SAM riboswitch aptamer (S box leader) from a soil metagenome, 97 nucleotides, folded computationally. It matches the Rfam family "SAM riboswitch aptamer (S box leader)". Its family is annotated with regulation of gene expression in the Gene Ontology. The coordinates come from a structure-prediction model, not an experiment, and the mean pLDDT is 85.
RNA sequence: UUAUCCAGAGGGGCAGAGGGACCGGCCCGUUGAAGCCCCAGCAACCACCCGCGCGAGCGGGGCGGUGCUAAUUCCGACAGUGGUUACUGGGAGAUGA
Repeated sequence: UUAUCCAGAGGGGCAGAGGGACCGGCCCGUUGAAGCCCCAGCAACCACCCGCGCGAGCGGGGCGGUGCUAAUUCCGACAGUGGUUACUGGGAGAUGA
C1' cells in the first nucleotide's frame, strides 16, 4: 500500500490469577485466566496441484508457509441519516500478500 474481518473450528499436560488491544460497558476465569508444550481441527491469504477460459479470471483439492479455534473485530467510542437503538460511512485494531 492493498484484500478480508455477521461463516467456521478444542482436547490434554505444565502452570496458578488474570483475560477479552487501548478507554467505557458488558462478559469470561480457582468447575482453572495469561503463558509454554503436545495432539486435533477450521479456513483457503500465499505457494503448489487439477479442471474450465484466448485472457483477466472462475471452480475444486488441502501435502507446504502463515493465521485462527467464547461472545459479529463481544458491543460502543467519530460523522451522517433516522428518531431511541437501528442503518451507512469513517477511525482504530487484527490477519494475509